Two RNAs folded together computationally: RNase P RNA and transfer RNA, 447 nucleotides in total. The prediction has a mean pLDDT of 76. Rfam match: Bacterial RNase P class A. The family's RNA type in Rfam is ribozyme. Rfam describes the family as follows. Ribonuclease P (RNase P) is a ubiquitous endoribonuclease, found in archaea, bacteria and eukarya as well as chloroplasts and mitochondria.

[in-house]
């Protein structure tokens, strides 16, 4: 130059004029301050918070996640490391734990698909020599997504981990690493096909719902709640013609999917206070795992300490539109110089964080790899 | 705002991970003077999109798009 790769950042800017929401100042008239996003989006996850009347121990369910250290409130996020796989490399991509606990299932095709088999074929034997019968083999062909270790020798009747070399498996053992894991030596003679994002097992996490959660304010109708009295359920025995009373004992039902354990609640009737669905208002709600600089500590994600800032709160919901200068950028004219029109991506709060995933016109920084070529 | 369910032929729905069906509609033939009705044949699918898992995905996982529904 030319081609890729990775990390950050910007995503219009300055003024003026009107208009909107919120606050603060004025009795008012005015006046002054403030006003979207990196993703406010998707609601995917993981919390704060509230409320479900509660605690505690253990089990099962069902959901979820899953290399190995570490960040963290926490997390399926993040970093830094093994494996694995793609690139010439930078680099980037992996739901990556168990398939020798068990079930299931592997369609067609093919001899055979999982306690293996025997179509074509090799090989040896028979005699009624043929499209023939018995035995061996499983090295070759054939299928298929996969075929029961691979390659090369030896060996044999033809074969075969039968033997052996190396390669891959599987056990041991020593070294390095916290560890995943990697190296090296020895032994084993091949047993252990795939799928666990089919059930399942193993470790780990997790009560459930969601700010339209929840609380509070006011006038009324029902359910409803509180406080007193009276005493209701079963069983036994006494008084009573019966209705009934009176004594003692004795449970029962709910509150979690199940077990203990603890703890709480209860049916009627009468009287007295209390309360309020919807719709409004008012808190929950704007100092918080905040954000900016800088120092240490650490490869890093971060986390520690110092200074410093206050950063939208609306409730049919505000952040808007004009003009001027300038930044970029697009199309059309022109040989130019210039003139002309036309627009500034995506997308816009709604309890609040921490993430991830999706959309984003153009643009700007840095660091890395490759190939060509000059010095 | 905050939770939840769905998308398969033109239309309503089926569909153990193994060549995608059923009714209804369309086409055409039969029967009829003709038309319904019946028979009989047959046409028609990016299984909402892209990825992944697996030897294969409408099915299983994930990310998006569309559409519906409930809660004051």
């Nucleotide at each position: 130059g030319c081609g890729g790769a990775u990390g950050g950042c910007c995503g219009g800017g300055c003024g003026g004029u009107c208009g909107c929401g919120c606050c603060c100042c004025u009795c008012a008239c005015g006046g002054g301050g403030u006003g979207a996003g990196g993703a406010a989006c998707g609601u995917c996850c993981g919390g704060a918070c509230u409320u479900c009347a509660c605690g505690g121990a253990g089990c099962a369910a069902c959901g979820g996640c899953g290399c190995c250290g570490g960040g963290u409130a926490a997390c399926g996020c993040c970093c830094g490391g093994c494996c694995g796989g793609g690139g010439u490399a930078a680099c980037c991509c992996g739901a990556g734990g168990g398939a020798a606990a068990g079930c299931g299932c592997c369609a067609c095709a093919g001899a055979g698909a999982a306690c293996a088999g025997a179509c074509c074929g090799c090989c040896g034997g028979g005699c009624a020599u043929g499209u023939c019968c018995c035995g061996g083999c499983a090295a070759g062909g054939u299928u298929g997504a996969a075929a029961c270790g691979g390659u090369g020798g030896g060996g044999u009747a033809a074969g075969a981990g039968c033997c052996c070399a190396c390669c891959g498996c599987c056990c041991c053992u020593c070294c390095g690493g916290c560890a995943a894991c990697g190296g090296a030596g020895g032994g084993g003679g091949c047993a252990c096909g795939g799928c666990a994002a089919g059930c399942c097992c193993c470790g780990c996490c997790g009560g459930a719902a969601g700010c339209a959660a929840g609380g509070c304010c006011g006038a009324a109708u029902a359910g409803g709640g509180g406080c007193c009295a009276c005493g209701c359920g079963c069983c036994g025995c006494c008084c009573g013609u019966c209705c009934g009373g009176g004594c003692g004992g004795c449970a029962g039902g709910g509150g979690u999917g199940c077990u203990c354990c603890g703890c709480c609640c209860c049916g009627g009737u009468g009287g007295c206070c209390c309360g309020g669905g919807u719709u409004g208002g008012c808190c929950g709600c704007a100092u918080g795992a905040g954000c900016c600089g800088g120092a240490u500590g650490g490869c890093g994600a971060c986390a520690u300490c110092c200074g410093g800032c206050c950063c939208a709160g609306a409730u049919g919901a505000a952040u808007g539109a004009c003009c001027g200068c300038c930044c970029a950028u697009g199309g059309g004219c022109g040989c130019a110089a210039g003139c002309c029109c036309g627009g500034g991506a995506c997308a816009g709060a709604a309890u609040c964080c921490g993430g991830c995933g999706u959309a984003c016109a153009g643009g700007c920084c840095a660091u890395c790899c490759g190939c060509a070529c000059c010095g | 705002g905050g939770g939840c369910c769905g998308g398969u032929a033109g239309c309503u729905c089926a569909g153990c991970g193994g060549u995608a069906g059923a009714g209804c509609a369309g086409u055409u033939g039969a029967c009829u003077c003709u038309u319904a009705a019946u028979c009989a044949a047959u046409u028609g699918g990016u299984c909402g999109u892209g990825g992944g898992u697996u030897c294969g995905a409408u099915u299983c996982c994930c990310a998006c798009c569309c559409g519906g529904c409930c809660c004051a």